Model confidence (mean pLDDT): 79 of 100. This is a predicted complex of two RNAs, RNase P RNA and transfer RNA, with 452 nucleotides together.
RNA sequence: GGAGCCGGACAGGCAAUCGCGGCCCGCAAGGGUCGAGGAAAGUCCGAACUCCACAGGGCAGUGUGCCUCGUAACACGAGGGGGGGGCGACCCCACGGAAAGUGCCACAGAAAAAAUACCGCCCCGCAUCGAGGGGUAAGGGUGAAAAGGUGCGGUAAGAGCGCACCGCGACGCUGGUAACAGCGGCGGCAGGGCAAACCCCACACGGAGCAAGGUCAAAUAGAAAAGCGCUUCCCGCAAGGGAUGAAGGGCGGCCCGUCCGAUGCUUUUGGGUAGACUGCUGGACCCCGGGAGUGAUUCCGGGGCAAGAUGAAUGAUUGCCGUUCCCGGGCUCAUACCCCGGGGAAACAGAAUUCGGCUUAUGGACGACUCCGGUG
RNA sequence: GGGCCGCUAGCUCAGCUGGGAGAGCGCCGCGUUCGCAACGCGGAGGUCGUGGGUUCGAGUCCCAUGCGGUCCACCA
Numbered sequence: 001g002g003a004g005c006c007g008g009a010c011a012g013g014c015a016a017u018c019g020c021g022g023c024c025c026g027c028a029a030g031g032g033u034c035g036a037g038g039a040a041a042g043u044c045c046g047a048a049c050u051c052c053a054c055a056g057g058g059c060a061g062u063g064u065g066c067c068u069c070g071u072a073a074c075a076c077g078a079g080g081g082g083g084g085g086g087c088g089a090c091c092c093c094a095c096g097g098a099a100a101g102u103g104c105c106a107c108a109g110a111a112a113a114a115a116u117a118c119c120g121c122c123c124c125g126c127a128u129c130g131a132g133g134g135g136u137a138a139g140g141g142u143g144a145a146a147a148g149g150u151g152c153g154g155u156a157a158g159a160g161c162g163c164a165c166c167g168c169g170a171c172g173c174u175g176g177u178a179a180c181a182g183c184g185g186c187g188g189c190a191g192g193g194c195a196a197a198c199c200c201c202a203c204a205c206g207g208a209g210c211a212a213g214g215u216c217a218a219a220u221a222g223a224a225a226a227g228c229g230c231u232u233c234c235c236g237c238a239a240g241g242g243a244u245g246a247a248g249g250g251c252g253g254c255c256c257g258u259c260c261g262a263u264g265c266u267u268u269u270g271g272g273u274a275g276a277c278u279g280c281u282g283g284a285c286c287c288c289g290g291g292a293g294u295g296a297u298u299c300c301g302g303g304g305c306a307a308g309a310u311g312a313a314u315g316a317u318u319g320c321c322g323u324u325c326c327c328g329g330g331c332u333c334a335u336a337c338c339c340c341g342g343g344g345a346a347a348c349a350g351a352a353u354u355c356g357g358c359u360u361a362u363g364g365a366c367g368a369c370u371c372c373g374g375u376g
Numbered sequence: 377g378g379g380c381c382g383c384u385a386g387c388u389c390a391g392c393u394g395g396g397a398g399a400g401c402g403c404c405g406c407g408u409u410c411g412c413a414a415c416g417c418g419g420a421g422g423u424c425g426u427g428g429g430u431u432c433g434a435g436u437c438c439c440a441u442g443c444g445g446u447c448c449a450c451c452a
């Protein structure tokens, strides 16, 4: 110098003028104070909160899937194991079960899964330039994938047929909380792949979402049509009361169970209002210091309060300074550092009930590390 | 703000349990006709929105992302 890899921050600052929203003070004029993000985004996960019954049982369905820990919880995070990629710094992995069962593996190929003989090799008798029978998975060919691999022995040719090493399987011992690892002898090896195919196993999950929900106000044609339903028993002279429980609803997959349930429920059409308050921002919150822990995280102490708008505020202009880039000049061996002058650039994006994550978008700097090249 | 759905040829759409990318209309050429339309024959045209993963193999399965569409207010 080039290429790369990882990490934590920042997201210009100050002043003046004009302007916007909330709150406070003021009769008013006006004044004071606060005013977006690391992703406020995608709505992909997990929760808080609210209503439905206190969130119940079963089936179905959905999700997660190496181990341990962290956390309110998670599909998140930390540490570790195993596998894979890279020369390396480092990065990636939906990583349970294929011997519970079912299914699929196109084309090619003899054969695609308890198999099989196309070519080849060997043997046999025919018999003569070939055909038949048997053996054989070593060699060839097909394919993404061909029934452990290499070598030696063995054989008619071959073959875990026998042996050694490697791989594999189950067993035992040791280490580890565990995933797993190491060692030992044993077993000739046992039906390949796909579960982001159905499925099995383990664990988790009720539904809806602040347009949830609550209070008040205003208005009307407080309406029409269709469908379903208005049971039974007791008391009473009656009005009525009590029990039962049908449609339907809570219950937005189904069943059970339970609650409500009579001028009732559902759907469609039409009509009215497009309002106010609340939920609404102080919270698994932020900053600093210390302790525990490899770490995620947690505990203790001190301090702080930092948007709550609703056709929706948080902006614009100018000046100075800072960062960086370009051009010119100076210094210089130098295109580097430094100095002077001029000109430019700064992204992605914007709260809408609130948190914890993930993912995606995005600017220029900084620090650690790796590889390559050059060198005085 | 929240829920749901879609993206395949120029347009409108199929594509079932993963193995051939298709149909109708349109377009181009030839025939037919005096000429045009219609008709007949032939043909072209595709990053399956984009990127990644699983698999031997992806329009299809999974993940991420872009764009578009649609529904949801209270009162009775």
Base pairs, nucleotide, nucleotide: 001372002371003370004369006367007366010363012321013320014319015318016317017316018315020035021034022033023032024031025030037348041359042358044357045356046355047354048353049209050208051207052206056256057255058254059253061205062204063203064202065201066080067079068078069077070076081095082093083092084091085090096200097199101198102197103194104193105192118140119139120136121135122134123133124132126130148166149165150164151163152162153161167189168187169186171184172183173182174181175180213278214277215276216275223269224268225267226266227265228264232243233242234241235240248260249259250258271451272450273449285304286303287302288301289300290299291298292297323345324344325343326342327341328340329339330338377448378447379446380445381444382443383442386401387400388399389398395432403419404418405417406416407415425441426440427439428438429437
Rfam match: Bacterial RNase P class A. Rfam describes the family as follows. Ribonuclease P (RNase P) is a ubiquitous endoribonuclease, found in archaea, bacteria and eukarya as well as chloroplasts and mitochondria.